This is a predicted structure of a 149-nucleotide RNA (c-di-AMP riboswitch aptamer (ydaO/yuaA leader)) from Peribacillus psychrosaccharolyticus ATCC 23296. Its Rfam family is "c-di-AMP riboswitch aptamer (ydaO/yuaA leader)". Rfam links the family to the GO terms regulation of gene expression and cyclic-di-AMP binding. Lineage of the source: Bacteria > Bacillati > Bacillota > Peribacillus > Peribacillus psychrosaccharolyticus.

RNA sequence: AUCGUAAUACCGCUUAAUCUUAUUGAAAGAACGGGGGACCCAAUUUGCGGAUCCGUUCGCUUGGGGUGAAUUCUAGAUUGAAUAGAAAGGGCUUUGUGUUUCCAAGUCCUAACCCGACAGCUAACCUCGUCAGCGUAAAGGGAACAGUU
Repeated sequence: AUCGUAAUACCGCUUAAUCUUAUUGAAAGAACGGGGGACCCAAUUUGCGGAUCCGUUCGCUUGGGGUGAAUUCUAGAUUGAAUAGAAAGGGCUUUGUGUUUCCAAGUCCUAACCCGACAGCUAACCUCGUCAGCGUAAAGGGAACAGUU
């Protein structure tokens, strides 16, 4: 000097998942998100197994639904999945005060889980969550707002 690994702090990223107060502990509030839920409108389809005092109740997932960007198609494999590509969808980086946005370029993702036959939209209202996971090659143009000089 270079490369790799580990730890700590700051900073940064995905996500609604952050902040404040109090505390022996339980918690509360703000903020940001999710679900249920009228008139009007829309729609009119509903599985399997067990128990039953026939009122109901327990279990399952093929129907259906929910959170989420995470869906569709083609080829291959072929009982299926894994794989590759395309369309569509989503994230990050690039101007050196910051934020948002448009174009351009580069780069990555397209999962997972839940409800349990059941929920359309939906004012009032009711109710729930605030987890988890990560990190640095290089490289532009314009607009709006705020701040500083």